[in-house]
RNA sequence: GGGCGGUUAGCUCAGUGGGAGAGCGCGGCGUUCGCAACGCUGAGGUCGGGGGUUCAAAUCCCCUACCGUCCA
Numbered sequence: 001g002g003g004c005g006g007u008u009a010g011c012u013c014a015g016u017g018g019g020a021g022a023g024c025g026c027g028g029c030g031u032u033c034g035c036a037a038c039g040c041u042g043a044g045g046u047c048g049g050g051g052g053u054u055c056a057a058a059u060c061c062c063c064u065a066c067c068g069u070c071c072a
Base pairs, nucleotide, nucleotide: 001071002070003069004068005067006066007065010024011023012022013021018055026042027041028040029039030038048064049063050062051061052060
């Protein structure tokens, strides 16, 4: 320098054009003498950044940053 994959909640990840989600973690409540476990409930996101296409973009296109991997 080039090819491919990845970047979404605190963590691990789903989500291939119209509702942003799950598990774990965190707060509250119930249960218990207390803790754990379990049940209920809640908070938490400018979807890496910028631009474009579209009535509508996490999703499609372009540029760019970073991580992984391969080639040189």

The RNA shown here (transfer RNA) has 72 nucleotides and comes from a Candidatus Aminicenantota bacterium. Rfam family: tRNA. It is annotated as a transfer RNA. The same sequence occurs in records of 2 taxa. The source organism's lineage runs through Bacteria, Bacteria candidate phyla and Candidatus Aminicenantota. RNAcentral holds the sequence, with entries from ENA.